[in-house]
Context: one part of a larger RNA
RNA sequence: CUCUCCUGAGGGAAAUCGGCCAAUUAGUGGCGUAACUUCGGGAUGUGCCAUGCCUGGAUUGGUUCACGCCUUUCCAGGUCUUAGUAACUCAGGGGUUCCAACUGUUUAAUACAAACAUAGCUGACUGCGAGCGCGAAAGCGUUAGUACAGUCAGUGAAUCCUGGUCUGUGCCCGUCAGUCAAAACUCCGGAAGGGGUCUAAGCUCGGGUUAACGCCGGGACUAACUAUGAGUCUCUUAAGGUAGCCAUAUGCCUUGUCGGUUAAAUGCCGACGUGCAUGAAGGGAGCAAUGAGAGCCCCACUGUCCCCAGGAGAGCUC
Numbered sequence: 001c002u003c004u005c006c007u008g009a010g011g012g013a014a015a016u017c018g019g020c021c022a023a024u025u026a027g028u029g030g031c032g033u034a035a036c037u038u039c040g041g042g043a044u045g046u047g048c049c050a051u052g053c054c055u056g057g058a059u060u061g062g063u064u065c066a067c068g069c070c071u072u073u074c075c076a077g078g079u080c081u082u083a084g085u086a087a088c089u090c091a092g093g094g095g096u097u098c099c100a101a102c103u104g105u106u107u108a109a110u111a112c113a114a115a116c117a118u119a120g121c122u123g124a125c126u127g128c129g130a131g132c133g134c135g136a137a138a139g140c141g142u143u144a145g146u147a148c149a150g151u152c153a154g155u156g157a158a159u160c161c162u163g164g165u166c167u168g169u170g171c172c173c174g175u176c177a178g179u180c181a182a183a184a185c186u187c188c189g190g191a192a193g194g195g196g197u198c199u200a201a202g203c204u205c206g207g208g209u210u211a212a213c214g215c216c217g218g219g220a221c222u223a224a225c226u227a228u229g230a231g232u233c234u235c236u237u238a239a240g241g242u243a244g245c246c247a248u249a250u251g252c253c254u255u256g257u258c259g260g261u262u263a264a265a266u267g268c269c270g271a272c273g274u275g276c277a278u279g280a281a282g283g284g285a286g287c288a289a290u291g292a293g294a295g296c297c298c299c300a301c302u303g304u305c306c307c308c309a310g311g312a313g314a315g316c317u318c
Base pairs, nucleotide, nucleotide: 001315002314003313004312005311006310007309008308010306011305014304019301027051028050029049030048031047036041038157052079053078054077055076056075057074058073061070062069063068080084092299093298094297095296096295097294098293099291100290104116105115120155121154122153123152124151125150126149131142132141133140134139159285160284161283163216164215165214168213169212170209171208172207173206174205177204178203179202184197185196186195187194188193217235218234219233220232221231244278245275256272257271258270259269260268261267
C1' cells in the first nucleotide's frame, strides 16, 4: 500500500446521478391498529408493553393400579446484569405520484421491465363433405370436437364510459350499362399476318361497413373602463376533436404561470390550459390490492460524508 472483516467521540446523507453500501429493525406473547376499499382487504398497518433465573401456590393435557414423570397456562414473592428472542437465527418503517389491474412469462451469455401473457370486452369467418391450416394429390390437423364449438384479429380485470365522419383506402353486397385476354366464330389475304363479333373475373359504376386502415379546420367582427367573447358574418370539409385528461413516460418554446414542500429546488406534489403535436378498444378516464418497475418527501438509522483513526486476518513492496 491492497484485499476481507471489526470498532468509533461529536455531527447525521452535508457524500453521491441516486442512502449505492453499511447501519437500524427483527423471534414470541399481550394490547392496539388509520386513510382508502372492488368490503375480501389494507394488516405482522403504524404504535405500546412484556420476555432470564429462583421459590411458593394454583392449573391444562398425556401416561400410570398407584407413587411419579412429561406438558399447558396463570398468580405472588424474590434475585442478577448495560443488556433476559442477551450469542447464533431473525422484517427498517411511513407518505405521495407515474406505469402495469393482479399470480405468471421473457432477450441461455450486457435489458426481468412500463415489454409479453392474462381473465374480461369486441369484431370477422364457419351448419360440418364447414371454416381455417398443411400437402402436387391421396390425405392429415383443428376433431373421434359441432356455434355454450372451432379458427383468426384487436383491446386488455372490475367501475364510469366509448363522441363525429363512409370523401380516400380496405372489406362485403349489388350490377341493366362501359371497359375487357386467349379460345371460339367471322371477314380480307396465296401466305405470313391483319380486321371484326362475342366476352369471364377484375376495374368503372351503385350501396353498406369505423371495437375496418384512417381522419376529426381557417379568418374577421362583437358586451356601456379595460380585458374576455356567450354571439354574428364568412371561406371551407366526408366530418371539423364530444366526454374526459394534461407542461403527463405525450408541451418545442420551457427552469411555462400560480400555490405547497426547502434557508435555498431545472426536482416533486396540487392547480391552470389556444394542447409545437392529448383524446376515447392503435381505447379515454379512473383505481382497492399487487410490483426485486420509475420519480419525490418524512421518521429512524448509520464511517456515504465532515475527517479520518484504531484493531484482526491475508497478500505485495521496501
Molecule: large-subunit ribosomal RNA, domain IV
Organism: Promethearchaeota archaeon